[in-house]
Molecule: Bacterial RNase P class A
Organism: Chloroflexota bacterium
RNA sequence: CAAGCAGGCUAGGCUGUCGCCCUGAUGAAAGUCGGGGAGGAAAGUCCGAGCUCCCCCGGGCAGAUGCUGGGUAACGCCCAGGACGGGCAACCGUACGGCAAGCGCCACAGAGACACACCGCCGAUCUCGCAAGAGAGGCAAGGGUGAAAACGUGAGGUAAGAGCUCACGGCCGGUUUGGGCAACCAGGUCGGCAGGCAAGCCCCAUCCGGAGCAAGGCCAAAUAGGAGGACGCACGAGCCCGGCGAGUCCUCGGGUUGGCCGCACGACUUCACCGGUGACGGUGGAGCUAGAUAGAUGACAGCCCCCGACGCCGCAGGAUGAGGUCCCUCCCUUCGGGGAGAGAUGUAAACGGCGGCGACGGUACAGAACUCGGCUUACAGGCCCGCUUCACGU
Numbered sequence: 001c002a003a004g005c006a007g008g009c010u011a012g013g014c015u016g017u018c019g020c021c022c023u024g025a026u027g028a029a030a031g032u033c034g035g036g037g038a039g040g041a042a043a044g045u046c047c048g049a050g051c052u053c054c055c056c057c058g059g060g061c062a063g064a065u066g067c068u069g070g071g072u073a074a075c076g077c078c079c080a081g082g083a084c085g086g087g088c089a090a091c092c093g094u095a096c097g098g099c100a101a102g103c104g105c106c107a108c109a110g111a112g113a114c115a116c117a118c119c120g121c122c123g124a125u126c127u128c129g130c131a132a133g134a135g136a137g138g139c140a141a142g143g144g145u146g147a148a149a150a151c152g153u154g155a156g157g158u159a160a161g162a163g164c165u166c167a168c169g170g171c172c173g174g175u176u177u178g179g180g181c182a183a184c185c186a187g188g189u190c191g192g193c194a195g196g197c198a199a200g201c202c203c204c205a206u207c208c209g210g211a212g213c214a215a216g217g218c219c220a221a222a223u224a225g226g227a228g229g230a231c232g233c234a235c236g237a238g239c240c241c242g243g244c245g246a247g248u249c250c251u252c253g254g255g256u257u258g259g260c261c262g263c264a265c266g267a268c269u270u271c272a273c274c275g276g277u278g279a280c281g282g283u284g285g286a287g288c289u290a291g292a293u294a295g296a297u298g299a300c301a302g303c304c305c306c307c308g309a310c311g312c313c314g315c316a317g318g319a320u321g322a323g324g325u326c327c328c329u330c331c332c333u334u335c336g337g338g339g340a341g342a343g344a345u346g347u348a349a350a351c352g353g354c355g356g357c358g359a360c361g362g363u364a365c366a367g368a369a370c371u372c373g374g375c376u377u378a379c380a381g382g383c384c385c386g387c388u389u390c391a392c393g394u
Base pairs, nucleotide, nucleotide: 002389003388004387005386007384008383009382010381012304013303014302015301016300017299018298020037021036022035023034024033025032026031039365043376044375046374047373048372049371050370051212052211053210054209063207064206065205066204067081068080069079070078071077082096083094084093085092086091097203098202102201103200104197105196106195118143119142120139121138122137125136126135127134128133151169152168153167154166155165156164170193171192172191173190174189175188176187177186178185179184216261217260218259219258226252227251228250229249230248231247238244239243268287269286270285271284272283273282274281275280306362307361308360310358311357312356313355314354315353317351324345325344326343328341329340330339331338332337
């Protein structure tokens, strides 16, 4: 310098005018003077919680999760590690329990997709034949199909072959040694060679009651009463008892439909120190930070910031010196000149870069509604830190 990888921050600023919502003081009121007013995702509403009501003996259907250890209030989130896959690397990704439990599926091609024989090899044995050969039959090495075809290479063996046997290697299961909390890693030993798919059913392990702030509570308003049902009517329903005592409760339908609380001090924010590889935890200090209810948080103007392409100007590169000019040497010459090389001089352009000025245009995604922790998705422009690869230089 180029190409990348990983993590984090920001999300325009100031002033003026006019408005909107909440709120403090003052005032009889009108008003006046102050204070506060969106986000990193407020979004999707996907996951986990707080809170509230209903239910509640137990169970756990459906559903979700699925390597190991840790973090957390909890999680399907996060951190660290392992295995596998991708990348030269920095680094990234994983739907990563079980297919030697059962069932199911494996398109097209192909003879055969879990057991098959299309081409092929053999034809030792048996049958026919004088023989060549043909057939019965044997084989699965080679070819062919496919994403995938009974472990790979070599040797032995055989009629031909084959883990049929052997050597080395690969993989799987059991057992065992060492390391690690563990996943797992490295090895020994015994047995084996078994296709893939659980983002198919299924099996195993873990979790799990439902509904949601229109939850739920209070006040006000409204009312008319009615219909149905359960219990009771003095042998006593209902209210904790005394005592009062003839009603009490549920459902349907009708009426009313305004306000307050919930609702802003909380798994809160921020700073320092300590512990931890880290997620995170602990201690101490400081702080209070929207609260609408058809839904406020805005509009305009000026100046500045940032970005884009354009115009003009400047600077260095291009230039380790094009072309030109001067001078020297050599060669050729039709004597006009031509060519080659060394040196001096020092310039232009394409082209892209940096800076200044000017005018123009642009400045994202988006918007609280009970509240938190996550995930996912959207996002103009700008900024910071670390790392990798390649080239060059030291």